[in-house]
Context: one part of a larger RNA
RNA sequence: GGGUGAACGCUGGCGGCGUGCUUAAGGCAUGCAAGCCGAACGCAGCUUUCGGGCUGAGUGGCGCACGGGUGAGUAACGCGUAACUGACCUACCCCGAAGUCUGGAAUAACUGGUCGAAAGAUCAGCUAAUACCGGAUACCCAGAUGACUCGUGAGUCAUCUGGAAAGAUUUAUUGCUUUGGGAUGGGGUUACGUUCCAUCAGCUGGUUGGUAGGGUAAAGGCCUACCAAGGCGACGACGGAUAGCCGGCCUGAGGAGGGUCCCCCACAUGGGCACUGAGACACGGGCCCAACUCCUACGGGAGGCAGCAGUAGGGAAUAUUGGGCAAUGGACGCAAGUCUGACCCAGCCAUGCCGCGUGGAGGAAGACGGCCCUCUGGGUUGUAAACUCCUUUUAUCAGGGAAGAAGAGCAGGCUUGCGAGCCUGUGUGACGGUACCUGAGGAAUCAGCACCGGCUAACUCCGUGCCAGCAGCCGCGGUAAUACGGAGGGUGCAAGCGUUGUCC
Numbered sequence: 001g002g003g004u005g006a007a008c009g010c011u012g013g014c015g016g017c018g019u020g021c022u023u024a025a026g027g028c029a030u031g032c033a034a035g036c037c038g039a040a041c042g043c044a045g046c047u048u049u050c051g052g053g054c055u056g057a058g059u060g061g062c063g064c065a066c067g068g069g070u071g072a073g074u075a076a077c078g079c080g081u082a083a084c085u086g087a088c089c090u091a092c093c094c095c096g097a098a099g100u101c102u103g104g105a106a107u108a109a110c111u112g113g114u115c116g117a118a119a120g121a122u123c124a125g126c127u128a129a130u131a132c133c134g135g136a137u138a139c140c141c142a143g144a145u146g147a148c149u150c151g152u153g154a155g156u157c158a159u160c161u162g163g164a165a166a167g168a169u170u171u172a173u174u175g176c177u178u179u180g181g182g183a184u185g186g187g188g189u190u191a192c193g194u195u196c197c198a199u200c201a202g203c204u205g206g207u208u209g210g211u212a213g214g215g216u217a218a219a220g221g222c223c224u225a226c227c228a229a230g231g232c233g234a235c236g237a238c239g240g241a242u243a244g245c246c247g248g249c250c251u252g253a254g255g256a257g258g259g260u261c262c263c264c265c266a267c268a269u270g271g272g273c274a275c276u277g278a279g280a281c282a283c284g285g286g287c288c289c290a291a292c293u294c295c296u297a298c299g300g301g302a303g304g305c306a307g308c309a310g311u312a313g314g315g316a317a318u319a320u321u322g323g324g325c326a327a328u329g330g331a332c333g334c335a336a337g338u339c340u341g342a343c344c345c346a347g348c349c350a351u352g353c354c355g356c357g358u359g360g361a362g363g364a365a366g367a368c369g370g371c372c373c374u375c376u377g378g379g380u381u382g383u384a385a386a387c388u389c390c391u392u393u394u395a396u397c398a399g400g401g402a403a404g405a406a407g408a409g410c411a412g413g414c415u416u417g418c419g420a421g422c423c424u425g426u427g428u429g430a431c432g433g434u435a436c437c438u439g440a441g442g443a444a445u446c447a448g449c450a451c452c453g454g455c456u457a458a459c460u461c462c463g464u465g466c467c468a469g470c471a472g473c474c475g476c477g478g479u480a481a482u483a484c485g486g487a488g489g490g491u492g493c494a495a496g497c498g499u500u501g502u503c504c
Stems, first nucleotide, its partner, number of pairs: 001504004006500005013356006020348001021314001027311002030309003035062003040059002043056005069267003078194008088186002093182008101135004110125006140163010167174002195241003202232003207229008244264001247261001250255001269290005292303004320346001322345003328342001329340004359390004369381005396440005404431001409426007448493005453474003459488005469476002
């Protein structure tokens, strides 16, 4: 000198765009943050123009594994780059092939009863389905055996065994089952790279390898039994400390940090576990242990903000218990639509960057006042003020007033074998009467902070007298201090200026 998620002191006009708990991954009141579908199903209530419609809990389906938060842990195939998977999976979506036949038994809701303070539990009876279970069929798939090709579990053929399905509707469709391929997303493996300490030098018993088996979507000590005695290490094992990783952003000769955005990872009060599912060992699911908080009729129960706000606490320090689904995106749905603290906006803070303003031109009696001096006077403040003319950004008031919107749906029309497409009209804005534009009057509404011994731009007077104090380094102060304090003047930046911390 540059940078900063900054803080502190003094000061503070406006706008645009960003950023905003770095500390206690400590505790949390309250509200909201994940639902949707009646075009799968029965029931109850309300309504009815008798066609039907609406609402509720429940069965069922899809979603809740995304999105959002945090950085605790992790020195690791965690991450980055590059490969491999003849060792693997992939709901929804796209393309292709085949099918969707025939039966059955229940159960929630509901009704009745019982227990309990509650949370809730339990018994009996009734009922439906795209819920559940048989049978049939099998182009197809899986397994076993045999044969062939081949590059480890890849591919082809033959025989045997086993394996499906669901309907709904406004009749246009849309679902369902089996299967091949694609796309997307993931799992696993490998090579190289990835902080400090050797005042950590030896480490290791599922340890290293084999055989057999189990387990998994899948190779594998991943797990088990048996067998062998191996495996790693100064090219740093093992141990300890610290730390999420990378790109972009900073600085620069080396370098540093990981705040915002993006990719990946890990976590969800601490620890463990599985269930469901295409996918989790699951932030707003479940079970157990623990700590803590709350309710209780003392028998027993309830909870998890590192989601958005907010609260007390900690701290030098970090915001609103706001508006809206209008846009973008997501879940569900044929759709209308519903939900969405994702998101889009608004609010707060000079926290940062950028832009604008606090007026412009003229004006010498060089006014008054202040300060200084060689003191009837001169210098300086200083064209500064007064005064004259002008302008009106900004502010105030008044008038007008957006883009962001493309649609979907509805109505009409056209094209098309179907699917579907096209045109016209209608129709949707939280921000917001905001941005922006126009007009009105009036210089009106707006300047501070640090420094002035050298480094380093900027000097005098008074006070003080090694005192009070200053100080980044050198150093100032003991009676004329340009270095302390004040004043006048000056210098530098400017809605900021200094100080402190930290990085280069």

This is a predicted structure of a 504-nucleotide part of an RNA (small-subunit ribosomal RNA, 5' domain) from an uncultured bacterium. Its mean pLDDT, the model's own confidence on a scale to 100, is 83.